[in-house]
The RNA shown here (small-subunit ribosomal RNA) has 1462 nucleotides and comes from an uncultured bacterium.

RNA sequence: AUUGAACGCUGGCGGCAGGCCUAACACAUGCAAGUCGAGCGGUAACAGGAGAAGCUUGCUUCUCGCUGACGAGCGGCGGACGGGUGAGUAAUGCGUAGGAAUCUACCCUUUAGUGGGGGAUAGCCCGGAGAAAUCCGGAUUAAUACCGCAUGAGCUCUUCGGAGGAAAGUGGGGGAUCUUUGGACCUCACGCUGAAGGAUGAGCCUACGUUGGAUUAGCUAGUUGGUGGGGUAAAGGCCUACCAAGGCGACGAUCCAUAGCUGGUCUGAGAGGAUGAUCAGCCACACCGGGACUGAGACACGGCCCGGACUCCUACGGGAGGCAGCAGUGGGGAAUAUUGGACAAUGGGCGCAAGCCUGAUCCAGCCAUGCCGCGUGUGUGAAGAAGGCUCUAGGGUUGUAAAGCACUUUAAGCAGGGAAGAAACGCUGUUGGUUAAUACCCAUCAGUACUGACGGUACCUGCAGAAUAAGCCCCGGCUAACUCCGUGCCAGCAGCCGCGGUAAUACGGAGGGGGCAAGCGUUGUUCGGAAUUAUUGGGCGUAAAGAGUAUGUAGGCGGCUGGAUAAGUCAGGCGUGUAAGCCCACGGCUUAACCGUGGAAUUGCGUUUGAAACUAUUCGGCUUGAGUGCAGGAGAGGAAGGCGGAAUUCCCAGUGUAGCGGUGAAAUGCAUUGAUAUUGGGAAGAACACCGGUGGCGAAGGCGGCCUUCUGGUCUGUUACUGACGCUGAGGUGCGAAAGCGUGGGGAGCAAACAGGAUUAGAUACCCUGGUAGUCCACGCCGUGAACGAUGAUAGCUAGCCGUCGGUGUGCAUGCAUAUCGGUGGCGCAGUUAACGCACUAAGUAGACCGCCUGGGGAGUACGGCCGCAAGGUUAAAACUCAAAUGAAUUGACGGGGGCCCGCACAAGCGGUGGAGCAUGUGGUUUAAUUCGAUGCAACGCGAAGAACCUUACCAGCCCUUGACAUCCUGCGAAUUUUCUAGAGAUAGAUUAGUGCCUUCGGGAACGCAGUGACAGGUGCUGCAUGGCUGUCGUCAGCUCGUGUCGUGAGAUGUUGGGUUAAGUCCCGUAACGAGCGCAACCCUUGUCCUUUGUUGCCAGCACGUAAUGGUGGGAACUUAAAGGAGACUGCCGGUGACAAACCGGAGGAAGGUGGGGACGACGUCAAGUCAUCAUGGCCCUUACGGGCUGGGCUACACACGUGCUACAAUGGCCGGUACAGACGGUUGCGAAGCGGCGACGUGGAGCUAAUCCGAGAAAACCGGUCGUAGUCCGGAUUGGAGUCUGCAACUCGACUCCAUGAAGUCGGAAUCGCUAGUAAUCGCGAAUCAGAAUGUCGCGGUGAAUACGUUCCCGGGCCUUGUACACACCGCCCGUCACACCAUGGGAGUGGGUUGCACCAGAAGUAGCUAGUCUAACCUUCGGGAGGACGGUUACCACGGUGUGAUUCAUGACUGGGGUG
Repeated sequence: AUUGAACGCUGGCGGCAGGCCUAACACAUGCAAGUCGAGCGGUAACAGGAGAAGCUUGCUUCUCGCUGACGAGCGGCGGACGGGUGAGUAAUGCGUAGGAAUCUACCCUUUAGUGGGGGAUAGCCCGGAGAAAUCCGGAUUAAUACCGCAUGAGCUCUUCGGAGGAAAGUGGGGGAUCUUUGGACCUCACGCUGAAGGAUGAGCCUACGUUGGAUUAGCUAGUUGGUGGGGUAAAGGCCUACCAAGGCGACGAUCCAUAGCUGGUCUGAGAGGAUGAUCAGCCACACCGGGACUGAGACACGGCCCGGACUCCUACGGGAGGCAGCAGUGGGGAAUAUUGGACAAUGGGCGCAAGCCUGAUCCAGCCAUGCCGCGUGUGUGAAGAAGGCUCUAGGGUUGUAAAGCACUUUAAGCAGGGAAGAAACGCUGUUGGUUAAUACCCAUCAGUACUGACGGUACCUGCAGAAUAAGCCCCGGCUAACUCCGUGCCAGCAGCCGCGGUAAUACGGAGGGGGCAAGCGUUGUUCGGAAUUAUUGGGCGUAAAGAGUAUGUAGGCGGCUGGAUAAGUCAGGCGUGUAAGCCCACGGCUUAACCGUGGAAUUGCGUUUGAAACUAUUCGGCUUGAGUGCAGGAGAGGAAGGCGGAAUUCCCAGUGUAGCGGUGAAAUGCAUUGAUAUUGGGAAGAACACCGGUGGCGAAGGCGGCCUUCUGGUCUGUUACUGACGCUGAGGUGCGAAAGCGUGGGGAGCAAACAGGAUUAGAUACCCUGGUAGUCCACGCCGUGAACGAUGAUAGCUAGCCGUCGGUGUGCAUGCAUAUCGGUGGCGCAGUUAACGCACUAAGUAGACCGCCUGGGGAGUACGGCCGCAAGGUUAAAACUCAAAUGAAUUGACGGGGGCCCGCACAAGCGGUGGAGCAUGUGGUUUAAUUCGAUGCAACGCGAAGAACCUUACCAGCCCUUGACAUCCUGCGAAUUUUCUAGAGAUAGAUUAGUGCCUUCGGGAACGCAGUGACAGGUGCUGCAUGGCUGUCGUCAGCUCGUGUCGUGAGAUGUUGGGUUAAGUCCCGUAACGAGCGCAACCCUUGUCCUUUGUUGCCAGCACGUAAUGGUGGGAACUUAAAGGAGACUGCCGGUGACAAACCGGAGGAAGGUGGGGACGACGUCAAGUCAUCAUGGCCCUUACGGGCUGGGCUACACACGUGCUACAAUGGCCGGUACAGACGGUUGCGAAGCGGCGACGUGGAGCUAAUCCGAGAAAACCGGUCGUAGUCCGGAUUGGAGUCUGCAACUCGACUCCAUGAAGUCGGAAUCGCUAGUAAUCGCGAAUCAGAAUGUCGCGGUGAAUACGUUCCCGGGCCUUGUACACACCGCCCGUCACACCAUGGGAGUGGGUUGCACCAGAAGUAGCUAGUCUAACCUUCGGGAGGACGGUUACCACGGUGUGAUUCAUGACUGGGGUG
């Protein structure tokens, strides 16, 4: 885009169309084919007339065919048209174009006739049978019914002499004559008969075209042809007898399935594809099957006969019927209309006509089924109303929309008017024709009357009033149109992708918007897009796709040149290509749809006249394609026979002794009956090292020792011969690795199966020891393969360079160079390709031929066929299922891939953890609560720099409700405070003191109490809605950009490479050139020196003083403090390196190659952590999830883990003595001396707002003593007692002191952590938090090591490269069995249907043949009968039916096989 549509929601009007696609299922009822009295006998009904009777004087009855007419009947014409349907039919069909052997009623033209007789029969009447349908008998009767006779042709037949051979009348008019008053006769009209021609219609024949299946390959016996005969309207095996053996088929016969065909219709740019409703042409059918009759025409829709099924009637004896005509009914179905009107028009039948009939037709009804048109108002109108929705609270939007104001009136409604479709026939006249005629009849013209279903028509006018008239779908992208609420992977949506798991533009609702509009959407159909079957117009190296290979049949295609022909081809003419439709023009309905007229077109077919280039055919010629000959050459080409050596194994013998063998390591195995090893001899089989090579040969498979024989192909050279002999190749045929099969041999080694040993969780494997088929030979099968160059064969053309094999030539003649032919390789240009790549050996370019492909799976499977001994091969589907499967390349990530490099990563060391006790955190458990968070590294001495109350968020109980806190309003009161009572307290009650500040004197500010409502409040939820902050990879060296270039693109390049570095640090190279964030440096600290300044710090020299002390004067040197400078930069030297960067060594220097330490953390990753620091969206609570208080809990305890402390001791414990720090803190504080206490501590209060005073004794160390390897003079847990301190308060639940007690523990399994120098280890000191409460944390200094060969391995990381089926990225992806559910399918003992072949039986009706059993009007007769006919009988053909046996197809089937999905 489309539709004969259906469904959902909705629905104003009109025009034009259309309307059972399904059950060719069954049908009630009505109608659909009649007509003619001018063919006939007639009169059942009606009307008129006449007559008669009865009487109630206008009614009834009867009679008369007299008239109009007419039931039934005889007869004629028509029921073969018109109307319906599409079952059957793949050709007895249809379409196109032709043809000859035919018929044709009615119609037209021409011609010739129409004379004279006869016998019946319906009807009617009578009788009979039957329920009915209907039938029988008798009597009588007519015709345009029937039958002879005559005549007859240009008719038919013919033996060419001849023979056969028709008819019908009826009606109108009429002057004369005749008359039985019917008529004869004349005339006209309509008929009738014969013949010829035409027209129309029909029958027959031919060619071409006309669906799918080869998993249908052979079919055929009247079959193919001939002759004779028959038959038909007609050719013909149409039928029959005989003869011959043909005919069709790979250009698809036969069979199966499906289907009416066409003009056309829909779609498409076209070519095509799909389709065959309505309209038109043809065909077929009429309940199913068969048959003929009649007729011009039928084998007949509304005819007949028979068989069958079904339905109906019946008195059970018997009968009737056929809507696929129009309506209508039931049924089926998603689904398709009224039991309407009229013959007015058009057309048909009959008729002289009037007319009758006509469900053809014309109209109306129903249905938005489609197409077309119109309307549902128009203008104005900002207070931008109200309401709705939203909101950043301002606003925005709905929206000029509404209201209001001013208008209009199409359509619908009401009223009035009002066409066209109608012209004929008829009647009256005119003029002609005919005629004897002025009748009649016909024609022309004039006049005239009548005829409308539709129809309450179209159309026109008037009236009133915005009045009566809008919905449907959509709004994530495709695709025009966005927000809020609800919901919370639910409910739902969905054409594809996909939405929905608490902020959904995707679900549902709403507001708004978009699209179309009396419709809109959904579903279905067809074409398009789809170049996705590719003729136009595709492909086959890797995406699906080259057959394993050759040979060759049919077929297709074919070199140069001359002549002829004209099949193809081209041009012109003619015929045809129905109409309608499409297209164009014009016209008619107000427009359009629709309709009319004309044109164009109908791409086709036939015929005819030409042309002759090309193809073809034919006759010649040629040599370049192809082949043959001659002369040479290379080769694992093939087949057969023979020969050879090395090695393995076995056997025999010798030597010889304990192992051998095998593996990652072992074991099985072999071996003292002597192995392995070694020497000699022998046997057997198989394979042929080196040469050996991207070397050679072959069609492919494949071929490898040497020799001989036979044999195929190929190359080169010379050019002698043939003269297109060629290429490809459906079927066919040959060859065809390995394995396998059969028969017979052979069997050394190797080796499926098998056995044993190992490995392993297992190990039906990999490894080992054995070992049978097999491997080998002969003959025969098999016929496959990653049979691969994943590249069919063939012949042309298209840059080069470098190898190599075979041959020939030329130059120089050493060996090279060069030319050329044929092979075989590497690279590469143009070109090509999706890219990779290919690139004269094409995957380039242009031919001819074959094979093959058409999404993945199912499946190379099932069934069937063919082949095979089998294994199996070949040919080869479908159901079902998915939205992908695949190729090439890109970036990452990953790898038990590779290369390079780094890190306390390993290694080398030192010390720990894991075992004990305790501390602390976590899990778990428990609990009223044990608040919450953190959870691999990167949670677990973490948030918490410090839970007895508080903290506190948890639990129990008791209280408050504008609230403990903020802002606003109102009222009262200063604020505040003393004391007492109750209570666990919050709180409540009573009581005392107190009247402040500013003021414009109104009041105001702060504070307190009470009240009202806005609001407060929430450590309630969501860290997966967020900000901020943080961890981590990782202080790893990376991460990017601009421009340019390359690539179809993703992307690449830069950033890779060579060096170098701690470093993407630097240098060099380079289609890249630059730049940014990172690195480094700049900052702090520490290490040296200098300058400046000296108090509270310092004291060398000078002086004073003390028991002693920088105590004092003084000093400014030193130390030190804090400010500013200097210094280090690979700067210098040597070497290495590429004249680089840089590295190595050295000098100087306090310090040397980033001097040490710190702060500093790129792009990003982990939806990492935190809503409980804070902030914050959304949600939730509001006499509670908020607030207050008391008590409890966070401190529980079978257990598990992390982090620590103390130890296990002698490098030690204890006792005594003697030294040396740094940094830090202190007024709600540090707190000295002194005194008391064993001690914690108490008392005391000096000094200190700190370089001044205090905390403050540093400890390890050193000196001396003791202990002597023990559960100890180690270790200190636990427990008892007694105390101290802080604090309202140490019970749950603090720290410390003293006395007593004295547990485990004797260096820690698997495993695991830290550390590379002032580091580890070890020792003490301080601080924050804090009333009190560190083994934690953060700092400080003292003492002060060991080791690093090195980068193989473990872990983590960086760069390059490679593979990838991964991309939530290896914690990835993913295979198969098994279990369960569902689905389709194969097999299956069978079972039930459909169709069909063959054989046989059977044989209705009918036709044909035969027949004289019965009957018999016309004609003939010699009167006996005959001819002819009917009935009957019989034969042939044959429908239905039956039997047997096959084929095929569908359904079903216990059980079973695999497949798909979850």
Its Rfam family is "Bacterial small subunit ribosomal RNA". Gene Ontology terms of the family: structural constituent of ribosome and ribosome.